[in-house]
TPP riboswitch aptamer (THI element) from a Dehalococcoidia bacterium, 101 nucleotides, folded computationally.
RNA sequence: AAUAGCUACUAGGGGAGCUGUAAAGCUGAGAGUCCCGCAAGAGACGACCCUUGGAACCUGACCUCGGUAAUACGAGCGGAGGGAAGUAACGAGCCGGAACC
Numbered sequence: 001a002a003u004a005g006c007u008a009c010u011a012g013g014g015g016a017g018c019u020g021u022a023a024a025g026c027u028g029a030g031a032g033u034c035c036c037g038c039a040a041g042a043g044a045c046g047a048c049c050c051u052u053g054g055a056a057c058c059u060g061a062c063c064u065c066g067g068u069a070a071u072a073c074g075a076g077c078g079g080a081g082g083g084a085a086g087u088a089a090c091g092a093g094c095c096g097g098a099a100c101c
Base pairs, nucleotide, nucleotide: 005090007088008087009086010085011051012050013049014048017026018025019024032045033044034043036041057082058081059080063076064075065074066073
């Protein structure tokens, strides 16, 4: 010096399931609130997660195996195919160089 790392700002991406009359329970970072709609579903906001060094999330998939009261609940599929970034501050170790002893 650069980088890892970490923080901030701005911008962007994303999902919201299962059981239950309800209360509440399960998994999860997150399962929220409001609003429109007969319904299916749409929209806004909030929290949370993720942003190319990308397993947030989507597709394959009404997938496969296991398990559960039930569910993308666990594992597989799978580093398979897609998938949203810029700026700034701080800033090592290691490596290299210089000066001095």

NCBI's taxonomy places the organism under Bacteria, Bacillati, Chloroflexota, Dehalococcoidia. Model confidence (mean pLDDT): 77 of 100. Rfam family: TPP riboswitch aptamer (THI element). Rfam's curators write: Vitamin B(1) in its active form thiamin pyrophosphate (TPP) is an essential coenzyme that is synthesised by coupling of pyrimidine and thiazole moieties in bacteria.